[in-house]
Molecule: ZMP/ZTP riboswitch aptamer (pfl RNA motif)
Organism: uncultured bacterium
RNA sequence: ACGCCGCUGCGCGACUGGCGACGAAAGAUGGAUCGACCAUCGGGAAGCGCAGCCUCAGAUGAGCCGCGCGCCUGGGCACCCAAU
Numbered sequence: 001a002c003g004c005c006g007c008u009g010c011g012c013g014a015c016u017g018g019c020g021a022c023g024a025a026a027g028a029u030g031g032a033u034c035g036a037c038c039a040u041c042g043g044g045a046a047g048c049g050c051a052g053c054c055u056c057a058g059a060u061g062a063g064c065c066g067c068g069c070g071c072c073u074g075g076g077c078a079c080c081c082a083a084u
Stems, first nucleotide, its partner, number of pairs: 006053007015044002017072004027041005054058001063077003
């Protein structure tokens, strides 16, 4: 200096909240002790597992997710450390 930071299919899948603006519309229904609470359905979804495919090489980078924008609440996953 250049290139790369995997792709596909199947299964599982945590988390899936409140307010505001725009808007026809930014899930629906029910419950409730009214807690940004709970349940069901719908949709989303990181991540995990398996299989296959491609590459010389698939990051150890203040990470990723809960369907557009803004402000928040509360979580999950991944990663790291310790103990058994």